[in-house]
Context: one part of a larger RNA
RNA sequence: ACCUCUCUAAGGAACUCGGCAAAUUGGCCCCGUAACUUCGGGAGAAGGGGUGCCCCCCGGGCCCGCCGCAAGGCGGGUUCGGUGUGGGCCGCAGUGAACGGCGCUUGGCGACUGUUUAACAAAAACACAGCUCUCUGCGAAGUCGUGAAGACGACGUAUAGGGAGUGACACGUGACCAAUGCGGAAAGAUGAAAGCGCUCGGUUAGCCGCAAGGCGAAGCCGCGCGCCUAAGUCCCCGCGAAUGUCGGCCGUAACUAUAACGGUCCUAAGGUAGCGAAAUUCCUUGUCGGGUAAGUUCCGACCUGCACGAAUCGUGUAACGACCGAGCGACUGUCUCGGAGAGGUUCUCG
Numbered sequence: 001a002c003c004u005c006u007c008u009a010a011g012g013a014a015c016u017c018g019g020c021a022a023a024u025u026g027g028c029c030c031c032g033u034a035a036c037u038u039c040g041g042g043a044g045a046a047g048g049g050g051u052g053c054c055c056c057c058c059g060g061g062c063c064c065g066c067c068g069c070a071a072g073g074c075g076g077g078u079u080c081g082g083u084g085u086g087g088g089c090c091g092c093a094g095u096g097a098a099c100g101g102c103g104c105u106u107g108g109c110g111a112c113u114g115u116u117u118a119a120c121a122a123a124a125a126c127a128c129a130g131c132u133c134u135c136u137g138c139g140a141a142g143u144c145g146u147g148a149a150g151a152c153g154a155c156g157u158a159u160a161g162g163g164a165g166u167g168a169c170a171c172g173u174g175a176c177c178a179a180u181g182c183g184g185a186a187a188g189a190u191g192a193a194a195g196c197g198c199u200c201g202g203u204u205a206g207c208c209g210c211a212a213g214g215c216g217a218a219g220c221c222g223c224g225c226g227c228c229u230a231a232g233u234c235c236c237c238g239c240g241a242a243u244g245u246c247g248g249c250c251g252u253a254a255c256u257a258u259a260a261c262g263g264u265c266c267u268a269a270g271g272u273a274g275c276g277a278a279a280u281u282c283c284u285u286g287u288c289g290g291g292u293a294a295g296u297u298c299c300g301a302c303c304u305g306c307a308c309g310a311a312u313c314g315u316g317u318a319a320c321g322a323c324c325g326a327g328c329g330a331c332u333g334u335c336u337c338g339g340a341g342a343g344g345u346u347c348u349c350g
Base pairs, nucleotide, nucleotide: 001345002344003343004342005341006340007339008338010336011335014334019331027051028050029049030048031047036041038168052089053088054087055086057082058081059080060079061078062077063076064075065074066073067072090094102329103328104327105326106325107324108323109321110320114126115125130166131165132164133163134162135161136160142152143151144150169316170315171314172313174246175245176244179243180242181239182238183237184236188234189233190232195227196226197225198224200222201221202220203219206215207214208213247265248264249263250262251261274308275305286302287301288300289299290298
C1' cells in the first nucleotide's frame, strides 16, 4: 500500500450523477394513530411508554395432609400463567449477546400477485383478469403432416374454439370511407387457356401431264380473325375498438391588446371531450407561484401543443412496486479531513 472490519473531537450530505455505501430503526406488551379509500384498506401509519432480578398479590394443573357420608372446605409443596398492584435490589445500559422494519410528504409510470434478457438490463418491458372486433354450424375454423393417412382442436359444439387489439376499476371513447384493407352486390367495361366456326398455309390419297411439274378431298398440323368465357380488376354500396388521416391566409370590438364575428382558398374530413414546457416543448433554465439564503431538477398553474389526444386508447384513481424523480426528519467517516486500532494479503530478514 491493498482487502475485511472496529472506533472517532466539532460539524452533519457541505460528498456525489444520485445519501451510492455506511449508520439509524429493529423482538414482544400497552397506549395511540391522519389525508384518502374500491370501505377491504391506508396500519407495524406516524408518535409515545414499558421490558432484568427479588418479595408480596391473583388464577389454573398435579401431588400430599387434615375435616366431612358426600358435595366440598382448609392448609402445604410443586409447576404454569397474570398483570391491575405495591415494595425492594444492581448496573452506564435489563428484547444487556445473536437474530431482528428507518420513517414521512409529494409526483411519473404500470392497476394488482406474477414473468423476463441462464452469465452486464427485473423495468414504465411481457403477462394478467376485464373490454372490443373478427373467424368458425362440426369431417368447424385454425394447426402439424408428403396437396397423405392420421393427429391436435375435443371425447369440446357459438355462455364453445381460433385470431387480433386493448389491458383492474371510474368517467368516456369525437370527425373522415378520398387512399389501403375487408365484406357485399351483381347491370356494365376489361378479361387467359381450352372449345367451336371461318379464311389462309403445310402435308397428300387421287387426278392431269411424255417429262419437269401442276391441281388437290378428308384427316392431322400451323398463322390469323371471330364467337363463347371464370376469378380478378374497373365500377357501385358498406365497414374505424380495420391500416390510417384529422388545414391555410386575411380582416374585425370606443386606450391598447385580443378576436366571440366576417371573408376567402383547399380538403375525404379539418383534432371533439379531456390533458398539456408533459417518459411528448426545439426556442427553454418559457412565464408566474411554492419550497431553498441561493433550485437547468421538483410541485402547482398558464397555453405560444417546433411535434398530446381518445382501445398503437384519453383523463383520473384507493391499494401495490428490490421501478424512476423531488423534498423533510432521524442518522451517520459520504464529506470538511483526516486520525487511531484489529485481523488478513503482499514484501524483507531469519
This is a predicted structure of a 350-nucleotide part of an RNA (large-subunit ribosomal RNA, domain IV) from a Verrucomicrobiota bacterium. It matches the Rfam family "Bacterial large subunit ribosomal RNA". The organism belongs to Verrucomicrobiota, within Bacteria. The RNAcentral record of the full RNA draws on ENA.